[in-house]
RNA sequence: GGGGUCUUAGUGUAGCCUGGUUUAACACGCUGCCCUGUCACGGCAGAGACCGCCGGUUCAAAUCCGGUAGACCCCG
Repeated sequence: GGGGUCUUAGUGUAGCCUGGUUUAACACGCUGCCCUGUCACGGCAGAGACCGCCGGUUCAAAUCCGGUAGACCCCG
């Protein structure tokens, strides 16, 4: 230098190919309440990400397109 994969709550992932309705889902973690003599376990409820960043297409973009940053891998 060329190519590929990935980037989404605190952490780990799904959703992207096939754009769509109201709230981006799940597990762990966190907060409160219940349960218990207490803790743990268990039950209930809740907060937390607008999707790496910028731009474009569209009535509508996490999802399609372009650019760009970072991580990993391959080729030279």